């Protein structure tokens, strides 16, 4: 730092996914060691059992236990607890609140509530309180009464009481005294008030004369009391900052503030009385949802964005919910009291109890340790102390939960082992990897040795020092004894063995790493894309191979990448997105100059900014991780200074903005009045059969007189020309004319004002066209509607009629593709040209507006470009993938339609925007082509060959399937062929290599069985030969017309003999591409010229090749004969002159002339010529298309069969046949058919051939064997022509299928199944609907004749010649096809995509008559505890009083407030609900074709 994924490609836009880093983590495999961390994120769910908060006998009764002493009734009392004795070890209870002090408000634990009564950060309290500790000053005087424990008596199942008696204080309580404080009068100070500070006088209010200790007093030590102050530690205000929803917008009644009170430690409506109406909100109040906040952690380059586990600061809360006690301090987590639930014990009367301490249990969950040791260290609490208590803590234990840090060896080591995989069998890989030989011992085992953590306090011992008579103290040094849970742990050291120690995840692309096998759209994988349908690098398994490694991976979540909320740091013509226009309020933002100000701003300093975290430098555990020390700070508050700029302030000017004056020009708006043409209507007239529509028609009107035609008349709507990318308005908009009233722009003078401006959230107005109310009006038009046509339908398009509406008034809607798909506004950046309106005498400036075109810059690219979509400022309004949806739901407006505002689930991985090239179009223009057209024959009708579908069969083998399958593979199925059928048979094999045996003869002939294959016997002679042949065996193999043309090679057809199809380099263009190859002639042709960001080049054209047409030359035999001889005859001498054979040559090149063209190509014309504009044919087929055809031509992977799917045989099928179809030959006749007669080709073939003459027979044909391996014989008589004769329009002397007989040749064989003769019979058929097919000259048409395969079998296919036409205006249309240019929603490319309804299946979701629940609010009843406030009842020790009795307490009662409850009505949420609306998703369902082309009616709002 990017990356994949929309497309055929591309370039943006835009969402997805991914690679990074993190966790208090989970689950899969694995799994050696250590150190340092860290562990219920869920049920603030219920908890058995232990411990977590006590302590002081130096407060205080009492009471034991020793140990001593005394008394005597020797086992009992009393005494002291020190002392003289020496000390020492043991036990151990009650008072569980003795009484009292002090702690228990700390420590721990949870995040439940809580959006402010909290926090974070600064401030402030002249409005406050603080035990325990500091510092100071001062004092501790006189008294007095009870009361637990104890202990008699009694209730209770137990918790727990009741009550006669006793008793002690550092408990309680009266009095004095100081000082303080309060309250009331008063004085004086101080810069306003609130008030502050010093005084004075009355009142009121305080202790423990305690313990200990000693050398017993002016002593010390702890404690007390009162006062200042100070630390600490709290309370209490204030300001900025701390989530989501406006589909919560209005809330509030102690509310909001004021006097006076009360209460609190303190301010306050915090409480009450009363007086005010206020207080609070778009800078978001009320609600409602969620949530403990902070330092911090995580993640980013910052900026941010997530998170609040551990550590640390704070705040809540302690079974829910209330409440006060008590006390400095709690409204208290191991208190209390009441209410609720739960749970436990009860003798059923009652009573206990709260692990969100520490372990631990259930539960819940994808999850989370030990009912461990010790106070040795640190801290705490109480104590003079010793010590005691601590589950706080130090530790150890589980657990890969992380973070480090070590290991599991290390050198050498090619025979590159064996093994595994893979292979083209050659070999490559694992791989120095392994064994094998040297080492080393971190760790592991076994021994031994051993720390640091531990020093204070206390005790011993000895010393100094203040003050002081002195000592017990105090305060400091020195020195010694003692003290560790961890734990004999960390280290050290010495043996011993390479021993005991690797695994997981992935290899298709992103993303490092590839082969085999197996599966075969199944299994399965998958984070996006996407893999698997028989050759899967993507499943599965295996080898290899990459990665990280004591850990891989996987799921979850955060951030990142993501500029994809853009403050850094995005955008709105067409991709999502400019509000439908304008006024205008809050807001935001503002021209010039002075002055002074100092809010913003900059700038030193102080304060804070907590420790840990981080960064930085350094140190310490062997390293690190970890730990220590050190510097380091954003921000806040506060001050010192500056004065450029901004804000505010006091002023001054005219340039922005307004005003006056003076002139124009306009469909600008409103209301009234007026004109004409034109449609309809009506009334009379002339006048007659039609009219009217359409592609064609009919509905329709008309003989009751329509349409036409002419005059009158009525009525209502629109205003032809003018008319213009003209004008006006903000926008919707506005069009005859004339008049009132009325806005706004220009332009020109600078005369007044002095910034008065821009821009706008709400908010107000105006806002086509259709729709709504009310009442008019109504001519034409015209949804609905009706009819007629179209049509498979046709609830359209087309037509005849026609209703609301369309006009007017007055309301109401408020939305459109309201568009320029472009907000307003101000300034700035080259021109040209044209147009409205001013200006000016005229020209030419300059000024307002409207248009084009084009630079610069700008866009993804199209475009835009002074009217910006350039450069900038200011302000609004808007987008954040598709769809679901502009839906649902609330809510506002509306009389309804509806509008406004607007979401989720859910599903996809695309949607999309511009441009590219290709295809396409029932777009458009341009050229060609037997394409059409013009003509000539024809197919389609018949009967018949043939090939095909299909049926049928045991088989009827098998492939071709539009053009381009169908006389196609088959240049020839009777047996063979043949690959099918059934039946019989064989199994190394019909056919090939290879090994081993055998043996010298087999095959052939005979003979027997048999359909034959085959089996079984016999065996002469003659070739050849010792293995390269025959038998025989075993194996490896042979085989296979078997499957896959969609695994393939070779071939082959088609588009098409159509003129295409590319490149190399430049150049434009982000790019895909374009250019060239396009343009303007020409041409069969991208042929060729010109001309151009081109300039060249290649595969295609063309030419070279073959053949035909001319003619030289050269050569004559088997061909040929003109003159000579000759014959029956080119037979025969003879000749090369002719024909004719083959060899080399020449000829045509638009070369010449002439018109036209651009002085070009090139094109007409024409001469000349055997041939004239590629002379006629043919071979040749560009880059490519059709997964086109052939595994049955052959070759070939994979795959199948191996006593069959191989091999052999007889015999049968491929030849079947109802109807269909395609090719073809023969005819329907007079251009004709028969008959005699007669002439003329070209090409071809021939030895298992071809076969003459002759003879036989009507004939096919036999028979016969001459020549002939051929210009020598032969096939082999060409035919249609041609003369002549004959039939005379009929199913005929047309036609010749069909059938019978009776024969011929072939071949073992003509039955199924051949050709062919003869006589005999004589079918359909009289020129062919729709439709369709060939052919442009030696051609069509017609007429024989020949081959090739073949025994034989040709209407066929390939050749040969004869004889020989018609016709082409032309390119409108039909098909094919080039090239251009449009439009595309297409790219498998129109057989294309592509809507919507209906059935059937799954998901989510709305609605619902209701049901269920949940939290809040609200109004009323009830009213615990409790504080408070009253009190006539009841009890009382202190003090006051001789007494009564008071003061002064306590209970009891009573009243305010109240938790829970209990009722009612709503309002909200959620959950569920017959039944129902739509949405979404799929494979092939049904009906239509709406869009994408002009989509066949242009689309769309």
């Nucleotide at each position: 730092a990017g990356a994949g994924u929309u497309u055929g490609a591309u370039c943006c836009u835009g969402g997805c996914u991914c690679a990074g880093g993190a966790u208090g983590a989970a689950c899969g495999c694995u799994g050696g060691c250590g150190g340092c961390g860290u562990g219920c994120c869920u049920a603030a769910u219920a908890c058995a059992u232990g411990c977590a908060a006590g302590u002081c006998g130096a407060a205080c009764g009492a009471a034991g236990a020793g140990a001593g002493a005394a008394g005597c009734u020797u086992g009992c009392u009393u005494c002291u607890c020190u002392u003289u004795u020496a000390g020492u070890g043991g036990c151990g209870a009650a008072c569980g609140g003795g009484u009292g002090a002090c702690g228990a408000a700390c420590g721990g634990g949870u995040g439940a509530a809580u959006a402010a009564u909290c926090c974070a950060u600064a401030a402030g309290c002249a409005a406050c309180c603080u035990a325990c500790c500091c510092a100071u000053u001062c004092g501790a005087c006189c008294g007095g009464g009870a009361u637990a424990a104890c202990a008699g008596u009694u209730g209770g199942a137990a918790a727990c009481g009741a009550u006669a008696g006793c008793u002690a204080a550092u408990a309680c309580c009266g009095g004095a005294u100081a000082g303080g404080u309060u309250a009331a009068u008063u004085g004086a100070a101080g810069g306003c008030a609130u008030c502050u500070u010093c005084g004075a006088u009355u009142a009121a209010u305080u202790a423990a004369a305690g313990u200990a200790g000693g050398u017993u007093u002016u002593c010390u030590a702890c404690a007390c009391a009162a006062a200042u102050g100070g630390a600490u530690g709290g309370g209490c205000u204030u300001a900025u900052g701390g989530c989501g929803c406006a589909u919560u917008a209005g809330u509030u009644a102690g509310u909001u503030g004021g006097c006076g009170g009360g209460g609190u430690a303190a301010c306050g409506g915090c409480c009450c009385a009363c007086c005010a109406a206020g207080a609070c909100g778009a800078u978001g109040a009320u609600g409602c949802g969620u949530a403990g906040c902070c330092g911090a952690c995580c993640u980013g380059a910052g900026a941010g964005g997530g998170u609040g586990a551990c550590c640390g600061g704070c705040c809540a809360c302690a079974c829910u919910g209330g409440g006060a006690c008590u006390g400095a301090g709690a409204c208290a987590c191991g208190g209390c009291c009441c209410a609720g639930a739960c749970u436990c014990c009860u003798a059923c009367g009652g009573g206990a109890g709260g692990c969100a301490g520490c372990a631990g249990u259930a539960g819940g969950g994808a999850a989370u340790u030990u009912u461990c040791g010790g106070c040795a260290a640190u801290g705490g609490g109480c104590g003079c102390a010793a010590g005691c208590c601590u589950g706080a803590c130090c530790g150890a234990g589980c657990a890969a939960c992380g973070c480090c840090g070590c290991g599991u060896g290390a050198g050498u080591g090619a025979a590159g082992a064996a093994g595994g995989c893979c292979u083209u069998c050659g070999g490559g890989u694992u791989g120095u990897a392994a064994a094998g030989c040297u080492c080393u011992g971190u760790u592991g085992u076994a021994a031994g040795g051993g720390a640091a953590g531990a020093a204070u306090g206390g005790c011993c011992a000895a010393g100094a020092g203040a003050g002081g008579g002195a000592a017990u103290g105090c305060u400091c040094u020195u020195g010694g004894a003692g003290u560790g849970a961890c734990g004999g742990u960390a280290c050290c050291u010495u043996a011993c063995c390479a021993g005991a120690a690797a695994g997981c995840c992935a290899c298709g692309g992103c993303u490092a790493a590839c082969u085999a096998c197996g599966u075969g759209c199944c299994a399965g994988c998958a984070g996006c894309c996407g893999c698997g349908g028989u050759a899967a690098u993507a499943c599965g398994u295996a080898g290899g191979u990459g990665g990280c490694a004591a850990g891989c991976g996987u799921u979850a979540u955060c951030c990142g990448g993501a500029a994809u909320u853009a403050u850094u740091g995005g955008g709105c013509g067409u991709a999502a997105a400019g509000g439908g226009a304008g006024c205008g309020u809050a807001g935001g933002c503002g021209g010039u100059u002075u002055g002074a100000u100092a809010a913003g701003u900059c700038u030193g300093g102080u304060g804070u900014g907590a420790a840990a975290u981080g960064c930085u430098a350094u140190a310490g555990c062997u390293u690190a991780a970890c730990u220590a020390u050190u510097g380091u700070g954003a921000g806040c508050c506060u001050u010192u200074g500056a004065a450029a700029c901004u804000g505010g302030u006091a002023g001054a000017g005219u340039u922005g903005a307004g005003u006056a004056c003076a002139a124009a020009g306009g469909a600008g708006g409103u209301a009234a009045g007026c004109g004409g043409a034109a449609u309809u209507c009506c009334c009379g007239g002339u006048g007659u059969a039609g009219c009217g529509g359409u592609g064609a028609a009919a509905u329709g009107c008309g003989u009751a007189g329509a349409u036409a035609u002419a005059u009158g008349g009525a009525g209502g709507a629109a205003c032809a020309c003018c008319a213009g990318u003209g004008g006006c308005g903000a926008a919707g908009g506005c069009g005859a004319c004339u008049u009132c009233c009325u806005g706004g722009c220009c332009u020109g003078u600078a005369a007044c004002u002095g910034a008065c401006g821009c821009u706008g959230a709400g908010g107000c107005u105006c806002g086509a066209a259709a729709g709504c109310g009310u009442g008019g009006g109504g001519a034409g038009c015209a949804a609905a509607u009706a009819g007629g046509a179209u049509u498979a339908g046709a609830u359209a398009c087309c037509c005849u009629a026609g209703u609301a509406g369309u006009c007017c008034a007055c309301g109401c809607u408020g939305u459109a593709a309201a568009c320029g798909a472009u907000g307003a506004u101000u300034a700035c950046u080259a021109g040209g040209u044209g147009u409205c309106g001013c200006g000016g005498a005229g020209a030419a400036a300059a000024c307002u507006c409207u248009g084009c075109u084009g630079c610069a810059g700008u866009u993804a690219a199209c475009g835009c470009a002074a009217u910006a979509a350039g450069u900038a400022u200011u302000c609004c309004g808007c987008c954040u993938g598709g769809g679901g949806a502009g839906u649902a739901u609330g809510c506002a407006c509306g009389c309804a339609a509806g509008u406004g505002u607007g979401a989720a689930a859910c599903u996809c991985a695309a949607a999309g925007g511009a441009a590219u090239u290709g295809a396409c179009g029932g777009g458009g223009g341009c050229c060609c082509g037997c394409a059409c057209a013009a003509g000539c024959g024809g197919u389609g009708g018949a009967g018949u060959a043939u090939g095909u579908g299909g049926u049928u069969u045991a088989a009827u083998u098998c492939g071709a399937a539009g053009c381009a399958a169908c006389g196609c593979g088959a240049a020839g199925a009777a047996c063979c062929u043949u690959a099918c059928c059934a039946a019989g048979u064989c199994u190394u094999g019909a056919c090939a290599u290879a090994c081993c045996g055998u043996g010298c003869a087999a095959a052939a002939c005979c003979c027997u069985g048999g359909a034959g294959a085959c089996a079984g016997g016999g065996g002469a002679a003659u070739a050849g030969u010792u293995a390269u042949g025959g038998c025989g065996g075993a194996u490896a193999c042979a085989g296979g017309u078997g499957g896959u043309g969609c695994a393939u090679g070779g071939u082959u057809g088609u588009c098409g003999u159509c003129a295409g199809c590319u490149c190399g380099u430049g150049u434009c263009g982000u790019g895909a591409g374009a250019u060239g190859u396009u343009g303007g002639g020409u041409u069969a042709a991208g042929u060729c010229c010109c001309g151009c960001a081109a300039c060249g080049a290649g595969c295609g054209c063309a030419a070279c090749c073959c053949u035909u047409a001319c003619u030289g030359u050269u050569a004559g035999u088997u061909g040929c004969c003109a003159g000579c001889a000759u014959u029956a005859a080119g037979u025969u001498g003879g000749g090369g002159a002719c024909u004719c054979u083959a060899g080399g040559g020449a000829g045509a090149c638009u070369g010449c002339c002439g018109g036209g063209g651009u002085u070009a190509a090139c094109u007409c014309g024409g001469a000349g010529g055997a041939a004239g504009g590629u002379g006629g044919g043919g071979a040749c087929g560009a880059c490519g298309u059709c997964a086109a055809g052939u595994c049955c031509u052959c070759a070939u992977g994979g795959c199948c069969c191996u006593u069959a799917u191989g091999a052999c045989c007889a015999g049968g099928g491929c030849u079947a046949c109802a109807a269909a179809c395609g090719u073809g030959a023969u005819a329907c006749a007079a251009u004709g058919g028969c008959g005699u007669a007669u002439a003329c080709a070209a090409a071809g073939g021939g030895a298992u051939g071809c076969g003459a003459a002759g003879u036989g027979g009507c004939g096919a044909c036999a028979u016969g064997g001459a020549g002939c391996a051929a210009a020598c014989c032969u096939c082999a008589c060409a035919a249609a022509g041609u003369a002549c004769g004959u039939c005379u329009c009929a199913g005929u002397u047309c036609a010749g299928a069909u059938u019978g007989a009776a024969g011929u040749c072939u071949g073992c064989a003509a039955c199924u199944c051949g050709a062919c003769u003869u006589c005999a019979u004589g079918a359909a058929g009289g020129c062919g609907g729709a439709a369709u097919c060939g052919c442009u000259a030696g051609u069509a048409g017609u007429c024989g004749c020949g081959u090739a395969a073949c025994a034989g079998c040709a209407u066929g296919a390939c050749g040969u010649g004869g004889u020989g036409a018609a016709u082409a205006c032309g390119u409108u249309c039909u098909c094919g096809g080039g090239g251009u240019u449009u439009g595309u929603a297409c790219a498998c490319a129109c057989c294309g995509c592509c809507c919507g309804u209906c059935a059937a299946a799954c998901c989510a979701u709305g609605g619902g008559a209701g049901u269920u629940g949940g939290g809040a609010g609200c109004g009323c009843c009830c009213g615990a505890a409790g504080c408070c406030g009253g009190u006539a009842u009841c009890c009382u020790a202190a003090c006051c009083g001789u007494a009564a009795g008071g003061a002064g307490g306590g209970a009891g009662c009573c009243g305010u407030c109240g938790a829970a409850g209990g009722u009612g009505a709503g309002a909200u949420c959620a959950a569920u609900g017959a039944c129902u609306g739509g949405g979404g998703u799929g494979a092939a369902g049904u009906c239509g074709u709406a869009a994408c082309a002009a989509g066949g009616u242009a689309a769309c709002c």
Molecule: small-subunit ribosomal RNA
Organism: uncultured bacterium